The part of an RNA shown here (small-subunit ribosomal RNA, central domain) has 329 nucleotides and comes from an Oscillospiraceae bacterium. Rfam family: Bacterial small subunit ribosomal RNA. Model confidence (mean pLDDT): 80 of 100.
Context: one part of a larger RNA
RNA sequence: UUGGGCGUAAAGCGCGGCGGGAUCUCAAACCUGAGGGCUCAACCCCCAGCAGGAUCCCGGACUGGCGGGCUCGAGUUCGGUAGGGGAAGGCGGAACUCCCAGUGUAGCGGUGAAAUGCGCAGAUAUUGGGAGGAACACCGAUGGCGAAGGCAGCCUUCUGGGCCGUAACUGACGCUGAGGUGCGAAAGCUAGGGGAGCGAACAGGAUUAGAUACCCUGGUAGUCCUAGCCGUAAACGAUGGGCACUAGGUGUGGGGGGGCCGACCCCCCGUGCCGAAGCUAACGCAUUAAGUGCCCCGCCUGGGGAGUACGGCCGCAAGGCUAAAACUC
Numbered sequence: 001u002u003g004g005g006c007g008u009a010a011a012g013c014g015c016g017g018c019g020g021g022a023u024c025u026c027a028a029a030c031c032u033g034a035g036g037g038c039u040c041a042a043c044c045c046c047c048a049g050c051a052g053g054a055u056c057c058c059g060g061a062c063u064g065g066c067g068g069g070c071u072c073g074a075g076u077u078c079g080g081u082a083g084g085g086g087a088a089g090g091c092g093g094a095a096c097u098c099c100c101a102g103u104g105u106a107g108c109g110g111u112g113a114a115a116u117g118c119g120c121a122g123a124u125a126u127u128g129g130g131a132g133g134a135a136c137a138c139c140g141a142u143g144g145c146g147a148a149g150g151c152a153g154c155c156u157u158c159u160g161g162g163c164c165g166u167a168a169c170u171g172a173c174g175c176u177g178a179g180g181u182g183c184g185a186a187a188g189c190u191a192g193g194g195g196a197g198c199g200a201a202c203a204g205g206a207u208u209a210g211a212u213a214c215c216c217u218g219g220u221a222g223u224c225c226u227a228g229c230c231g232u233a234a235a236c237g238a239u240g241g242g243c244a245c246u247a248g249g250u251g252u253g254g255g256g257g258g259g260c261c262g263a264c265c266c267c268c269c270g271u272g273c274c275g276a277a278g279c280u281a282a283c284g285c286a287u288u289a290a291g292u293g294c295c296c297c298g299c300c301u302g303g304g305g306a307g308u309a310c311g312g313c314c315g316c317a318a319g320g321c322u323a324a325a326a327c328u329c
Base pairs, nucleotide, nucleotide: 002016004300005299006298007283008282020057021056022055023054024053025052031049032048033047035045036044037043073173074170075169076168077167078165079164080163081162085159086158087157088156089155090154091153092136096132097131098130099129100128101127102126103125107118108117144151145150188229189228190227191226192225193224197223198222202218203217204216205215240296241295242294243293244292245291248274249273250272251271252270253269254268255267256266257265258264278285279284302329303328304327311322312321313320314319
């Protein structure tokens, strides 16, 4: 609870069209309007009447149905085009660690300072050779792509979407979306691989009153791959999707047109900044709206208890989703 809202306060909202006549009914009383009677009034008498319901008629705006037509919405074809969009395979260099060998000798490493640690069984440094795994410096951006999560060395194959241009074609095929389904960072889980570096846990050294930390030396899971789970997040623009309308200025990515075609001007799409009106509690937003409207979905309703308990569904588990109350301020 047909009310107000959802960028930052809780949260992603709410909305509900148009409509003429006739007849019947609408007991009595009451009520409304007119009239009358008690000198007035209260009171009494009488007449008429609404809404609602039913039937009939008119109308044909609106909603719906059927049929036909149209092209502006939507889509298809064609011609271009940018891109870390996705999947698989292959290749490359730098760095790093380890192994072998050479040179070489007394330290290296690390810090605020040290120590643990490594090193005369030859380390560190340096040269040559080999192995391995992971990530791709510069380009690189205030840039690009994707629905989001996200995506970056190079090449090949397969593959999704977008944008621009031009006519032609289809002819409303549209928008949203309760449920449902699919996708979904990191961490985590199962099985099998892999393991260089990094590194929860853990151990040691320091620091400290203590130091279950910050710093240092090590280091397991993990991080990587394949297959399958999990389904969460500050999953954020903390801003749901669609359509239309409402000053401009200035960057930048893609495409097209004009041009006295290296300046520049115009159009479309994307991405930033600054700003008009307007909006906003303010901050701010402002043609990429948080402005002005319409359509559809989701959500909020004081703080704590609590995103918890119980139940249900899902999961191997961790746990997830749905979701209270007592009590208390």